Glycine riboswitch aptamer from Glycomyces albidus, 101 nucleotides, folded computationally. The prediction has a mean pLDDT of 76.
[in-house]
């Protein structure tokens, strides 16, 4: 004691899909519910960008199988389907780390 990978925090930006159906819980009403309701759980439906699995090519092999390995592809286990939140990735900026010299 410089940059880069990596790993921490900050600030900007970031898509997709029922305001769906029933139960219950609360408003309403004298009271029933044919009303409200997006607060819970459960159905069917759907999304694809936290995470999570899966696959090419190529690697290994005489050669078949077999190891091994990637995404925004794919699956939809998780999540999710106003608004906020979240939220892959994408920009700057602090720390921190490593090594060239």
């Nucleotide at each position: 004691g410089a940059a880069a990978a990596c790993c921490g925090g900050g600030c900007g930006g970031g898509a997709g899909a029922g305001a769906u159906c029933g139960u219950g819980g609360g408003c309403c009403u004298c009271a029933u519910g044919c009303g409200c309701u997006a607060c819970a759980c459960g159905g069917c439906a759907c999304c694809g960008a936290a995470g999570g699995g899966g696959c090419a090519a190529g690697u290994c092999c005489c050669u078949c199988g077999c190891u091994u390995c990637a995404a925004a592809c794919u699956c939809u286990c998780a999540g999710g389907u106003a608004c906020c939140a979240g939220g892959a990735c994408c920009g700057c900026c602090c720390g921190g780390g490593u090594u060239a010299g």